This is a predicted structure of a 100-nucleotide RNA (SAM riboswitch aptamer (S box leader)) from an uncultured Saprospiraceae bacterium. Of the family's consensus pairs, 97% are formed in the model. The prediction has a mean pLDDT of 83. It was read from a public genome assembly, where an Rfam model found it. Rfam family: SAM riboswitch aptamer (S box leader). Gene Ontology term of the family: regulation of gene expression.
[in-house]
This record gives sequence, C1' cells and structure tokens, in this order.
RNA sequence: UGCUUAUAAAGAAAGGAGGAGGGACAGGCCCUAUGAUUCCUUGGCAACCAGCGCUAAGCAAGGUGCCAAUUCCUGCCCUAUCUAAGGGGAAAGAUGAGUG
Repeated sequence: UGCUUAUAAAGAAAGGAGGAGGGACAGGCCCUAUGAUUCCUUGGCAACCAGCGCUAAGCAAGGUGCCAAUUCCUGCCCUAUCUAAGGGGAAAGAUGAGUG
C1' cells in the first nucleotide's frame, strides 16, 4: 500500500506536558484559551482475533481497537410529500481478521 470480508443508534476520562486549531475529504453543523488537536501516565469501554469452554451458552482484556456529538449530519441512487423534515440501499472513510 492493493484485494476480500465482518461490524457500527450501545459503551467508556482523570492527571501532567504543551499552546492553536480540531472533528478523514467537501458543504453544513459543532468542539476549542473554562485550553482543544497532539504526546505521556494512569484509568476505563469493548469480545474482532488468540485463549478457556462441548465447534454451544458463556468466561476472560493476552493481540488490536476505542473513550464529544449515530461513522456528528449530508454527499451517489431509489423512494414519500405541495415544499421541507422522513425511509431504504450504496459509495467513501474507520476498525478487526485474512491475503498479495
């Protein structure tokens, strides 16, 4: 970094450093000097993989992952309505597992 596949309305923050942007992209809408993003420490959430278990129910944080907002909402297609709000499915991105 490409491909395949599964998942997403749930869940989970304190302290320290630092000092201006951040929420993938675009638009929107938000978060942020009452200190964000990031890094460190500690804590926590969670059963995808591995483990135990009878290929079960389940147990359980070892490997990942995660801890504002549904993946924050929309983006393309279908559909409902007088318009709008709405519903469904993709795409894209994210994470795991497998593979090149």